[in-house]
Context: one part of a larger RNA
Molecule: large-subunit ribosomal RNA, domain IV
Organism: Candidatus Pacearchaeota archaeon
RNA sequence: CCAACUAAGGGAAUUCGGCAUAUUAGUCCUGUAGCUUCGGCUUAAGGGAUGUCUAUCUUUGUGAGCUUCAGAAAUGUGUUUGCAUUGGUAGAUCUCAGUAACAAGGAUGGCCCGACUGUUUACCAAAAACGUAGCCACGUGCUAAUCUGAAAAGACUUGUAUACGUGGUGAGACCUGCCCAGUGGUGGUGUCUAAAACUCUUUUACAAGGGAGCUAAGGUCCAUCAAACGGCGGGGGUAACUAUGACCCUCUUAAGGUAGCGUAAUGCCUUGUCGUCUGAAUGGCGACGUGCAUGAAUGGUUUAACGAGGUUGUCACUGUCCCUAGUUGGAGCCUU
Numbered sequence: 001c002c003a004a005c006u007a008a009g010g011g012a013a014u015u016c017g018g019c020a021u022a023u024u025a026g027u028c029c030u031g032u033a034g035c036u037u038c039g040g041c042u043u044a045a046g047g048g049a050u051g052u053c054u055a056u057c058u059u060u061g062u063g064a065g066c067u068u069c070a071g072a073a074a075u076g077u078g079u080u081u082g083c084a085u086u087g088g089u090a091g092a093u094c095u096c097a098g099u100a101a102c103a104a105g106g107a108u109g110g111c112c113c114g115a116c117u118g119u120u121u122a123c124c125a126a127a128a129a130c131g132u133a134g135c136c137a138c139g140u141g142c143u144a145a146u147c148u149g150a151a152a153a154g155a156c157u158u159g160u161a162u163a164c165g166u167g168g169u170g171a172g173a174c175c176u177g178c179c180c181a182g183u184g185g186u187g188g189u190g191u192c193u194a195a196a197a198c199u200c201u202u203u204u205a206c207a208a209g210g211g212a213g214c215u216a217a218g219g220u221c222c223a224u225c226a227a228a229c230g231g232c233g234g235g236g237g238u239a240a241c242u243a244u245g246a247c248c249c250u251c252u253u254a255a256g257g258u259a260g261c262g263u264a265a266u267g268c269c270u271u272g273u274c275g276u277c278u279g280a281a282u283g284g285c286g287a288c289g290u291g292c293a294u295g296a297a298u299g300g301u302u303u304a305a306c307g308a309g310g311u312u313g314u315c316a317c318u319g320u321c322c323c324u325a326g327u328u329g330g331a332g333c334c335u336u
Base pairs, nucleotide, nucleotide: 001330002329003328004327005326006325007324009322010321013320018317026050027049028048029047030046034041035040037171051093052092053091054090055089056088057087060084061083062082063081064080065079066078069076070075094098106315107314108313109312110311111310112309113307114306118130119129134169135168136167137166138165139164140163146155147154148153172302173301174300175299177232178231179230182229183228184225185224186223187222188221192219193218198213199212200211201210202209233251234250235249236248237247260294261291272288273287274286275285276284277283
């Protein structure tokens, strides 16, 4: 040094952080707050019991005797007794210790994220990432759309819109505001623009060339679509203390951020301010809101259950520490 074991008193003072250790543990009885999607969380938490022997009651199986009853008999039933077996009660008894070894949950309260079981960086990341059921939009009428292939052909599918494909969101609950100016999609017997071919014409003997006409898609134009990509202001004044500003004026935009939530996994200033937890907290939680730069399926807010997720408390427990010591087995070193 490595792997174990044991430590009086204290008990997280250690440390980024209880990392690691320890505690708990099976079964039976009792008991169980609060939340809840009424299923659950739940073995919540907490408390008691647990070995052996004797007696007694009891469950089940089986042997024997008696004769009660039923029966023709087999057999069943009743009773006495033996053995095994299940559970209970009472008494006794031994140890520090009775699930005595092995095996075998520490518990609980806030908050964040993700609904959940699941999947993932084979060999530094298991997660809040991916997926998911549910929700929404778009395409597609079947010789479908989509995909593979040069083609033949094939997958979807021997399916048919309650289906298939693509994209977004991500259980449930309550909801999902305004904007079509930009980019993009869709629609439109309209207007304009508009190539070649074609028609007419021109120079000319022909051709090339020149001019005019006609016209598809596209563009333009007009509508429409935001659970399409996305976006969602500034200045000045005003109420009989002060402050604030329901209200008014003005510039300006396509529209000027609604409901919610909010110092947040988002807040620069910031260790914001107040309250609370502590002896003490750049911490946690609850509020406040002037939000550098929150905000509604790029989903918003909330949510029981779940999580080798993140963070912060409490109890129990301990060599993490005060503060080290001893024991066992190895490695290593020294001497031989």